TPP riboswitch aptamer (THI element) from Brevibacillus massiliensis, 96 nucleotides, folded computationally.

């Protein structure tokens, strides 16, 4: 680098129809913004599965964070924070 298992994460903004917590369409950025069902006075919150991405060579992803700067109609969109602190591994097979 490759397969096989096994595990570990996030699933956002913005808008239009609609009485709506409902449902559906369009639009940004990404590897992914996907479906089902359960609780709920409301907000939400949880599991289940299937892509997608990652597994110590660990920026997948968390926490700091209602953070800081800049750009956008918005948004972790882009940088900073980050030589900060967490954070999930077996085997085999090629190949230098």
């Nucleotide at each position: 680098c490759c397969a096989c298992u096994a595990g570990g994460g996030g699933u956002g903004c913005u808008u239009u129809g609609g009485c709506a917590u409902a449902c559906a369409g369009a639009g940004c950025u990404g590897a992914g913004a996907g479906a089902u069902g359960a609780a709920u006075g409301a907000g939400u919150u949880c599991a289940u599965c299937a892509a997608c991405c990652c597994u110590u060579u660990g920026a997948a992803c968390c926490u700091g964070a209602u953070c800081c700067a800049g750009a956008u109609u918005g948004u972790a969109c882009u940088g900073g924070c980050g030589g900060a602190g967490g954070g999930a591994a077996g085997u085999g097979g090629u190949g230098u």